[in-house]
Parts: sequence; structure tokens; C1' cells
RNA sequence: UGAGUUGGCCGGGUGACCGCGGCACGGCGCCGCUGGGCCUAACGGUUCGGUUGUGACCAUGUCGAGGAAGGUCGGGACUCCGCAGGGCAGGGUGCUGGAAGACAACCAGGCGUCGUGAGGCGACGGAAUAGUGCAACAGAAAACACACCGCCGAUGGACCGGGAAACCGGUCACAGGCAAGGUUGAAAAGGUGCGGUAAGAGCGCACCAGCAUUCGAGGCGACUCGGAUGGCUUGUAAACCCCACCCGGAGCAAGGCCAAGCAGAGAUCAGACGGCCCGUCUCAUGAUCUCGGGUAGGCCGCUGAGAUGGAUGGUCACACAGGCGUCUCCCCCGGGAGGCGCUGGACAGAAUCCCGCCUAUAGGCCGACUCACCAC
Repeated sequence: UGAGUUGGCCGGGUGACCGCGGCACGGCGCCGCUGGGCCUAACGGUUCGGUUGUGACCAUGUCGAGGAAGGUCGGGACUCCGCAGGGCAGGGUGCUGGAAGACAACCAGGCGUCGUGAGGCGACGGAAUAGUGCAACAGAAAACACACCGCCGAUGGACCGGGAAACCGGUCACAGGCAAGGUUGAAAAGGUGCGGUAAGAGCGCACCAGCAUUCGAGGCGACUCGGAUGGCUUGUAAACCCCACCCGGAGCAAGGCCAAGCAGAGAUCAGACGGCCCGUCUCAUGAUCUCGGGUAGGCCGCUGAGAUGGAUGGUCACACAGGCGUCUCCCCCGGGAGGCGCUGGACAGAAUCCCGCCUAUAGGCCGACUCACCAC
């Protein structure tokens, strides 16, 4: 200098004017209750206060969105309902340690995998000692292996030659043997070499990778390192399944409190029958009071933003980051500095609260690290 990796932060500023919502205090209006004065025979009227509540009212003060307020994916607080105990079914989770109220999120580590690297990604128990399924296309074959090209000629067969015969040599590749090599594929029966053989093959051996059992060492642990023995090893479990652990349901429209009107229940009064009382009745059914549940409605839940009429904004000015154009100057293309003009700030909008995750986001700032090249 160029190309990258990773962590954190800001995400518009200042001022003026206008506007919106909450709260506090004051004023004004209205409703209710209440005290006094005056007028009136009384009913009532009028006036001056006090007080609770209230308002599309006025004034002042003060406060008023985010890093994601979004998606509503995980977890919790909180609320109501359910719940003897055990099991089945169903669902979820799945390396280790830690922090936390809790989680599948966070921190640190292990292992695997991708990258030259900084680093990224991983639902990361079990497939070689449970069982089942699946593996498109291509290919001989995708798991009881198989045979297109190919290799072989041991064995059987046919033919040719030799031989008295037994048999020997050769040709063919019909039967047969083989799977080393080629071909296909994301993946081909652990890999390489030597031996072996007619040709071959873990058929045998050596080394290497992996797995199981076991021993030793290190680590809290996941795990790592080393030794011995053994069989001989495709992939796939966010496929069934097996193993271990965990799991009641609904959600602030949760839920709680107060409570008109109508209907219901009760009491008293009233009316009718009657000379009076008791008693009965009241069909169109009246008045007053009480009662429980509860609708409308209100309040709480609800917050240092806290709505349900859903507020948190707009205009102008001035600077500023950035972009475009143009001019001047500087060093070699390319870039840098300065002047002028135009333009110019994304995604988005709380609704019970909190911790995470995911998604959207113009532009800008800071730190750590890696690789390549050059110079000293």
C1' cells in the first nucleotide's frame, strides 16, 4: 500500500415559531353536596362563600420511543384454572465446565468441519455389538454385493499337433474362475506396499486410519497421549427406532374491585272483597326500601413515556457527515488538498414488565488481529 477477519459505539446537531399527550399548581365553566345574607305568608327566587368531581377550556412549569420499540421464536416474573401416587401416549432437549431467577440464549473450553491465516460454522448421544427403512440420475453394482469393458486359462469342454498309451504342447473362450485396473457417482466394500496366485482377493504379512475391549499417564470434565488384544470397517437417526434427561393448561382481551337501568327475591304501604278485624286476591298492576349475582360504565393491574379520542410531530434558519458537478494547485498513470454550485441524513413507531434470539437498517466513528507485496 492492497485484500480481509473480528469486537464495540453513534445513528442526525443547534436555535426560533407552531402543535400533541401525561402529571403538578393556578384560573374559568359545569354537575353534585353544603353554609350564610336578602326578598316571599309559603313554595321558591337571588346573591356571597366552602368542598368533591369533571372539561375537545385558559395559563405556567415539568416529562415524553428504539437499537431494533418490529417478528412473537425461546425463557422468566405476574395472574387465573387444574393437580393423591404411579404408568402409557404425546412433545422437547442431547459434548464439558461456569454464570444466571430461567432457557434451545450467554461466557470459557473440548471435538468435528471450512479457510493459507486472523477466524467462521456445528440439535455435537447411539450406525464397525439391537432392529428396520432409504440412497435420485448415472452406473456392472448403492449393501445377502455385483460384472459392461477387462484379467485368467487352474478345472470341465471343443479343435489342432506329438505320442503305442498314459500324457505333453498349443488355439478358442462355450461352461467356469477373478475383482487388480478402467468406466459411473456426492459416496463403490478401510488405504499403501510386499508376498501369494492361473488370475486375484485381509488370503497372509508390515505400516497407516478408524472401531470395540482393556491397561497406564494428563485434565474438575468433555477429551487427549501411549501400550496390548481382537474382529475386519459405505452413508444416512432435524428417517423410524434405542438410550438419558425434562415437560399441566391458558395468557394483561390474564385477572381483581366498584357498580346504573331492566329482570329476580324479600319487606312495608296502597287498592278490591267488607259494617269492622282477620284472611284472600291484585288479571292491564302502583309506590318506597332492602338483598345477592351481575350487564352498560368506571377504577385497578399499568410503570421516571403509559395511550384506548391510541401522544411523542411540523415549518423555517444556521452549521455538519456524505453524494454529484465544476475550477485551481500538487506528485508519474491514479490519487490528494482547496474554492464554488446543487443535493443531502436510513430502518422504523412503545401498549404488563424483564432476559435472550431472529429480521430490517442510509451513513459514520473507534479498537484488536490476519495474509500478500514493497521499503528500511
Background
The RNA shown here (Bacterial RNase P class A) has 376 nucleotides and comes from a Candidatus Poriferisodalaceae bacterium. The coordinates come from a structure-prediction model, not an experiment, and the mean pLDDT is 75. Rfam family: Bacterial RNase P class A. It is annotated as a ribozyme. Rfam links the family to the GO terms tRNA processing, ribonuclease P activity and dimeric ribonuclease P complex.